[in-house]
RNA sequence: AGGAAAUUAGUUAAAUGGAAUAACAACAGUCUCCAAAACUGUAAUCAGUGGUUCGAUUCCACUAUUUCCUG
Numbered sequence: 001a002g003g004a005a006a007u008u009a010g011u012u013a014a015a016u017g018g019a020a021u022a023a024c025a026a027c028a029g030u031c032u033c034c035a036a037a038a039c040u041g042u043a044a045u046c047a048g049u050g051g052u053u054c055g056a057u058u059c060c061a062c063u064a065u066u067u068c069c070u071g
Stems, first nucleotide, its partner, number of pairs: 001070007010024004018054001026042005047063005
C1' cells in the first nucleotide's frame, strides 16, 4: 500500500426488516447468630454520523477501533 472480517449491558454471546434476549458480574430483599451457598426481584446495551424504508441491531455509504491475509 491492497484485500477480508468484527464492533450489542461491566464481561461473554444471541437476535438476518416489525417495540432487543440470556448467562456471569453488580445492587436490593428472603434465609442465617454472622457470612457463604441457594432463592426472588431491580437496573443496565445496538461503536459514531448520515442514507433507504411506513418501520433499521438487521440493508447501503463514510468515519473510528481491533484482528487476519498478501506484498
Molecule: transfer RNA
Organism: Lactococcus protaetiae